The RNA shown here (Bacterial RNase P class A) has 361 nucleotides and comes from Binatia bacterium (SeqCode). Taxonomically the source falls in Binatia (SeqCode) (Bacteria, Bacteria candidate phyla, Candidatus Binatota). It is recorded under the gene name rnpB.
RNA sequence: GGAGAGGGUCGGGCAGUCGCUGGCCACCGCAUUGGUGGCGAGAGGAAAGUCCGGACUCCGCAGGGCAGGGUGGCCGCUAACAGCGGCCCCGAGCGAUCGGGGGAAAGUGCCACAGAAAGGAGACGGCCUUGGAAUCGCGAGAUUCCCGGGAGUCGGUGAAACGGGAGCGUACGCUCCCGGCGGUGUCGGCGACGGCGCCGUUCGGUAAACCCCACCUGGAGCAAGACAAACAAGAAGGAAGCGUGGCCCGCGCGCCUUCGGGUACGUCGCUCGAGCCGGCGGGCAACCGCCGGCCUAGAGGAAUGACUGCCGCCCUCACUUCGUGAGGGCACAGAAUCCGGCUUACAGACCCUCUCCGGCC
Numbered sequence: 001g002g003a004g005a006g007g008g009u010c011g012g013g014c015a016g017u018c019g020c021u022g023g024c025c026a027c028c029g030c031a032u033u034g035g036u037g038g039c040g041a042g043a044g045g046a047a048a049g050u051c052c053g054g055a056c057u058c059c060g061c062a063g064g065g066c067a068g069g070g071u072g073g074c075c076g077c078u079a080a081c082a083g084c085g086g087c088c089c090c091g092a093g094c095g096a097u098c099g100g101g102g103g104a105a106a107g108u109g110c111c112a113c114a115g116a117a118a119g120g121a122g123a124c125g126g127c128c129u130u131g132g133a134a135u136c137g138c139g140a141g142a143u144u145c146c147c148g149g150g151a152g153u154c155g156g157u158g159a160a161a162c163g164g165g166a167g168c169g170u171a172c173g174c175u176c177c178c179g180g181c182g183g184u185g186u187c188g189g190c191g192a193c194g195g196c197g198c199c200g201u202u203c204g205g206u207a208a209a210c211c212c213c214a215c216c217u218g219g220a221g222c223a224a225g226a227c228a229a230a231c232a233a234g235a236a237g238g239a240a241g242c243g244u245g246g247c248c249c250g251c252g253c254g255c256c257u258u259c260g261g262g263u264a265c266g267u268c269g270c271u272c273g274a275g276c277c278g279g280c281g282g283g284c285a286a287c288c289g290c291c292g293g294c295c296u297a298g299a300g301g302a303a304u305g306a307c308u309g310c311c312g313c314c315c316u317c318a319c320u321u322c323g324u325g326a327g328g329g330c331a332c333a334g335a336a337u338c339c340g341g342c343u344u345a346c347a348g349a350c351c352c353u354c355u356c357c358g359g360c361c
Base pairs, nucleotide, nucleotide: 001357002356003355004354005353006352007351008350009349010348012311013310014309015308016307017306018305020042021041023039024038025037026036027035028034044332048343049342051341052340053339054338055337056221057220058219059218068217069216070215071214072213073087074086075085076084077083088101089100090099091098092097102212103211107210108209109206110205111204124155125154127150128149129148131146132145133144134143135142136141163178164177165176166175167174168173179203180201181200182199183198184197185196186195187194188193225268226267227266234259235258236257237256238255241253242252243251244250275294276293277292278291279290280289281288282287312330313329314328315327316326317325318324319323
């Protein structure tokens, strides 16, 4: 210098004017509402998708099991997790690094196209071979054809062809090495697993196909839910009303009071919290502990906006070649109970660590 790998930070800045949301203070107002003025606060790294996990709330719940759902190497972290950290194994890469993770020897299913055959399947060509026929040859025999049989060796197909390779033998195969799987011994490791051996087995893939194994698992969600409470149904009591009646009781209607009920509307839940920042300590790390400091939106058809000036970055054009001027642009996106994650979107700027290649000293 070139090509890469992993990670982090920011994501326009300053000032002014006018608005909006909610808070505090002062004044006006009989007073709740309200009005005026002042002060300070007001979106994000993803507020998004609503995909996981929790807090919180209500409902349900003797105990056990089944079903359903979820998770899936090991050990940790955590309130919890499908998250994170470290490690193990397999695969890709020269490498930094990246991708994947229970079981296919319980059973069932599936394996496009091509191919003979995609699993107790299968013989297309070549190959070996019993029998028969024809031709050639003096003969031994050779060639071709037909009907059978054999092997998985060679070709060809495919993502994948009965694990891969070597030797011997001739067809039945046998032996050895390497790999897989099952069993077993020993050593190391908390463990996944790894090292070194022994015996057996003739061994395709697929579980985000059914399934099997182990573990976890009640349901609904802030429109959860709680408080207060016009109107109405209902209950109890009262009594001077009206109707019925000759009158009283009674009955019916209406009235009053209390209870009850919980709709409109209102208030709470609501933002101080597994909080943020800094320092120190423990741990490889995720993370944890201690000390100090800070308060940082709480709306409810839903505020967080608009304009102006200066500066910053990028693009285009002109003058020009130092630079200046003009025009345009500055992403993705917007809280809605809160928190921890994952995933997805994102103009641009900056920083850190590492790998490979080339050159020079």
The RNAcentral record of the sequence draws on ENA.
Rfam family: Bacterial RNase P class A. Its family is annotated with dimeric ribonuclease P complex, tRNA processing and ribonuclease P activity in the Gene Ontology.